[in-house]
Context: one part of a larger RNA
RNA sequence: GUAGGAUAUCUGAAAGGAAGGAUCCUUUAGUACGAGAGGAACGAGGACUCGGGGCCUCUGGUCCACCGGUUAUCUGACAAGGUAGGCCGGGCAGCUACGCCCCAAGGGAUAAGUGCUGAAAGCAUCUAAGCACGAAGCUCACCUUGAAAAGAGAUAUCAUGGAGCGCGGGUAGAAGACCCGUUUGAUGGGACCGGUGUGUACGCAUCAAGCUGCGGCGAGAUGUUCAGCAUGCGGUUUCCAACAG
Numbered sequence: 001g002u003a004g005g006a007u008a009u010c011u012g013a014a015a016g017g018a019a020g021g022a023u024c025c026u027u028u029a030g031u032a033c034g035a036g037a038g039g040a041a042c043g044a045g046g047a048c049u050c051g052g053g054g055c056c057u058c059u060g061g062u063c064c065a066c067c068g069g070u071u072a073u074c075u076g077a078c079a080a081g082g083u084a085g086g087c088c089g090g091g092c093a094g095c096u097a098c099g100c101c102c103c104a105a106g107g108g109a110u111a112a113g114u115g116c117u118g119a120a121a122g123c124a125u126c127u128a129a130g131c132a133c134g135a136a137g138c139u140c141a142c143c144u145u146g147a148a149a150a151g152a153g154a155u156a157u158c159a160u161g162g163a164g165c166g167c168g169g170g171u172a173g174a175a176g177a178c179c180c181g182u183u184u185g186a187u188g189g190g191a192c193c194g195g196u197g198u199g200u201a202c203g204c205a206u207c208a209a210g211c212u213g214c215g216g217c218g219a220g221a222u223g224u225u226c227a228g229c230a231u232g233c234g235g236u237u238u239c240c241a242a243c244a245g
Base pairs, nucleotide, nucleotide: 005158006157007156008155009154010153014145015144016143017142020050021049023047024046025045026044027043033038051103052102053101054100055099059097060096061095062094066090067089068088069087070086071084072083073082074081075080092232106140107139108138113133114132115131116130165245166182167181168180169179170178187241188240189239190237191236192235193234194233195231196230197229198228203224204223205222206221207220210217211216
């Protein structure tokens, strides 16, 4: 812009795609064929690889959220921490590939080619009239975009209408945009429960290598303790904030 406004759902002119390709195996079948030697195919099933799309249950990677060990140094010591985003061992979510899933068949019109009928040309001839087949190619089908398609579309609903801002956010994200929520509320935070990660906290008690100035000091181990700490996950709960406009 689409000669009233708005929302939702569509139609589908047109545009894009390569969304598939190769190889091998089994079966068909030791069949058809062939004297034998030898030896297919149509069709069906599977594997692998290249390419395309999606996903994170598993496997692997990362994980500067997190947990643990440890070095140097600082906070007087312990405990707890800071810095070196120190080094080392793990690691959920997320993101990923090395992981997982999918990527047919068919219809139509044809090319070369193969034919049927058939004259011109009493024969012959696939062609002149007519008819039938025939490709990974074309087109439909499949995926995506698509009412600014100027022939500017349709349907339903609303007018007690609709949209935007504001505010809490994330299945979204550079900004806009998109999506959800806004007290008639679980949208974010907190708390609690569960799950997950790490791996058994501090303190205390008992034991104890070793050292000793013989008074003690004491690495470490065990118990308390599947602890402590953390939590981008699931749930419960109106404690805080989504108010007011």
A computed fold for a 245-nucleotide part of an RNA from a Candidatus Woesearchaeota archaeon, annotated as large-subunit ribosomal RNA, domain VI. The coordinates come from a structure-prediction model, not an experiment, and the mean pLDDT is 85. Lineage of the source: Archaea > Nanobdellati > Candidatus Woesearchaeota.